Background:
The RNA shown here (c-di-AMP riboswitch aptamer (ydaO/yuaA leader)) has 135 nucleotides and comes from a Chloroflexota bacterium. Model confidence (mean pLDDT): 75 of 100. Its Rfam family is "c-di-AMP riboswitch aptamer (ydaO/yuaA leader)". Rfam describes the family as follows. This family represents a conserved RNA structure found upstream of the ydaO and yuaA genes in Bacillus subtilis and related genes in other bacteria.
RNA sequence: AGCCGAUCGCGGCCGAAUCCCUCGAGACGGCCGAGGGAGCGGGGGAACCGACGGGGGGCGCAGGAUCCAAUGUGAUCCGGGGCACCUUCCAGCCCGAGCCCGACAGCUCACCCCGUAGGCGACUGGAGGGACGUG
Numbered sequence: 001a002g003c004c005g006a007u008c009g010c011g012g013c014c015g016a017a018u019c020c021c022u023c024g025a026g027a028c029g030g031c032c033g034a035g036g037g038a039g040c041g042g043g044g045g046a047a048c049c050g051a052c053g054g055g056g057g058g059c060g061c062a063g064g065a066u067c068c069a070a071u072g073u074g075a076u077c078c079g080g081g082g083c084a085c086c087u088u089c090c091a092g093c094c095c096g097a098g099c100c101c102g103a104c105a106g107c108u109c110a111c112c113c114c115g116u117a118g119g120c121g122a123c124u125g126g127a128g129g130g131a132c133g134u135g
Base pairs, nucleotide, nucleotide: 012120013119014118018038019037020036021035022034023033024032039116040115041114042113043112044111049106055104056101057100058099059098063078064077065076066075067074068072080095081094082093083092085130086129087128088127089126090125091124
């Protein structure tokens, strides 16, 4: 000097998944554990309306159609989602899973219930408009 690994930190990304308070704890704070609340997100649930019975349904972007001698988790097309303040247009890249309920659920006032995880990370750009900030 370079490479590999681990740890810590940082501008941040996907996602609802953030913040505050009390106690354990008479060593401040943090971590951890047990609770509570706010915010955000989801489900159930009348009338009216609508609809079904080949079981059906929920979260999520993760749905549909077609093709095959191949039937793989393949190809094509149409939709869906993400890419670093917001938005419009253009181009480029990537994702397109997984899980749950258990015969039961349309919408739905009152009302009731649940979640608040996990995974990444040196960067996608151009033009227009806007917002904010700095000088």